[in-house]
Context: one part of a larger RNA
RNA sequence: CGCUCGUGAAGGAACUCUGCAAAUUGGCCCCGUAACUUCGGGACAAGGGGCGCCUCGCUAGGUUGGAGGCCGCAAGGCCAAAGGCCGAGGAGGCCGCAGUGAAAUGGCUCUGGCGACUGUUUACUAAAAACACAGGUCUGUGCGAACUCGUAAGAGGACGUAUACAGACUGACGCCUGCCCGGUGCCGGUCAGUUAAGGAAGCGGGUUAGCCGCAAGGCAAAGCUCGCAACCGAAGCUCCGGUAAACGGCGGCCGUAACUAUGACGGUCCUAAGGUAGCGAAGUUCCUUGUCGGGUAAGUUCCGACCUGCAUGAAUGGCGUAACGACUGGAGCACUGUCUCCACGAGCGACUCG
Numbered sequence: 001c002g003c004u005c006g007u008g009a010a011g012g013a014a015c016u017c018u019g020c021a022a023a024u025u026g027g028c029c030c031c032g033u034a035a036c037u038u039c040g041g042g043a044c045a046a047g048g049g050g051c052g053c054c055u056c057g058c059u060a061g062g063u064u065g066g067a068g069g070c071c072g073c074a075a076g077g078c079c080a081a082a083g084g085c086c087g088a089g090g091a092g093g094c095c096g097c098a099g100u101g102a103a104a105u106g107g108c109u110c111u112g113g114c115g116a117c118u119g120u121u122u123a124c125u126a127a128a129a130a131c132a133c134a135g136g137u138c139u140g141u142g143c144g145a146a147c148u149c150g151u152a153a154g155a156g157g158a159c160g161u162a163u164a165c166a167g168a169c170u171g172a173c174g175c176c177u178g179c180c181c182g183g184u185g186c187c188g189g190u191c192a193g194u195u196a197a198g199g200a201a202g203c204g205g206g207u208u209a210g211c212c213g214c215a216a217g218g219c220a221a222a223g224c225u226c227g228c229a230a231c232c233g234a235a236g237c238u239c240c241g242g243u244a245a246a247c248g249g250c251g252g253c254c255g256u257a258a259c260u261a262u263g264a265c266g267g268u269c270c271u272a273a274g275g276u277a278g279c280g281a282a283g284u285u286c287c288u289u290g291u292c293g294g295g296u297a298a299g300u301u302c303c304g305a306c307c308u309g310c311a312u313g314a315a316u317g318g319c320g321u322a323a324c325g326a327c328u329g330g331a332g333c334a335c336u337g338u339c340u341c342c343a344c345g346a347g348c349g350a351c352u353c354g
Stems, first nucleotide, its partner, number of pairs: 001349008010340002014338001019335001027051005036041001038172001052094005061086004068079004095099001107333007114325002119131002135170007147156003173320004178250003183247002185243005192238003198232002202228006210219003251269005278312001279309001290306005
């Protein structure tokens, strides 16, 4: 000096990102317990008091036990001794600094955020506000179901049958969930337009029996063959509708009230429609330590408000919410070597000598 412990004057979070760590608390009995609440809870809330040993004491009482007794025709019922076990409360007394005498053994409260909850997770840096979850909604599926695995046979779904199964989103509960179908998707429809393979009238090219020509060469049927092709040809797309708890989206400028300010009101442009309720400097607010109030002697955090929402907002759910949380922010009480400011002690190392 290090590690692991122990103790500490006065102060008591001044430490620090943070009371991290440590300390406090701790068992049983009794008293006593608030807001809030889904009436279960919150609760061991909080906050207090008691606790050893001896005598009265084989205490009161409880329980077991059933001798024996009583009633009854009987079945059965009632009372109940000895013995065993449990066992308060009270009175008096005794000892110590100290009686759950050691050990095991919650610190508490107030107030936000998030997630309802118990659960689950990154085996070896993340346990969470992430995942799951009951509950809600939408979509598909009529059974040889949809869907999934497999080339197939076949299998799962399910020895189930729409109160079922599959897929997706949301995530207890309470109050709610507004407007937009123009785009994309999905569903339905389908006159018309477009449209493939295929069919195909017709047309063109190659080939040559034949014909013409003195020859060179020309014309050329059928067949075979190459090509073009009017027209016929489904779904799809275009088109017409529907659908947002489908993917998603949810404006700008100018003016206006008898102080000023503000703008219920008006005008205008654009849009598919211009953000309703609620919430709001928020886990979302850039400017920003916004402004006001609270808490502090002093508060970029925190709580309550305001609304100018850079860039909230309704199952990508919105806003609340008792209970719950090794979650996260702020405050307080208690308590402390976290600190002012370190000291001493113990064990084990290191170090010196051997």